Predicted 3D model of a 108-nucleotide RNA (SAM riboswitch aptamer (S box leader)) from [Clostridium] cellulosi.
Its mean pLDDT, the model's own confidence on a scale to 100, is 82.
The sequence is in RNAcentral, with records from Rfam and Ribocentre.
[in-house]
RNA sequence: GCCUUAUCAAGAGUGGCUGAGGGAAAGGCCCUGUGAAGCCCGGCAACCUGCCUGAUAAAAAGGCAAGGUGCCAAUUCCUGCGGAAUAGGUUAACCGUAAAGAUGAGGU
Numbered sequence: 001g002c003c004u005u006a007u008c009a010a011g012a013g014u015g016g017c018u019g020a021g022g023g024a025a026a027g028g029c030c031c032u033g034u035g036a037a038g039c040c041c042g043g044c045a046a047c048c049u050g051c052c053u054g055a056u057a058a059a060a061a062g063g064c065a066a067g068g069u070g071c072c073a074a075u076u077c078c079u080g081c082g083g084a085a086u087a088g089g090u091u092a093a094c095c096g097u098a099a100a101g102a103u104g105a106g107g108u
Base pairs, nucleotide, nucleotide: 001108002107003106004105005104006103007102008101013041015040016039017038021031022030023029026079027078028077042072043071044070047068048067049066050064051063052062053061076100080097081096082095083094
């Protein structure tokens, strides 16, 4: 890099350094010198390993948070298709699903 699979409506600093960008792409719309991205510290969570209960040979399930990741503005910020609603237009909300993306795990 590619393939498979699960999840993606919650959660996370009034800190230090630094100094102009960032939110994947496109179109929007936003964040940002009242400090972006990055690094350090801190935190959130429970995907994997580990430990405990289950247990009695196991499993489901529950808990802990030591380790491996990951994450810490806005639903994955919104945007495709379909449904319902509907006299028509416009707009908003709800449900389902697809594409793309992100993360974990397994494989190659």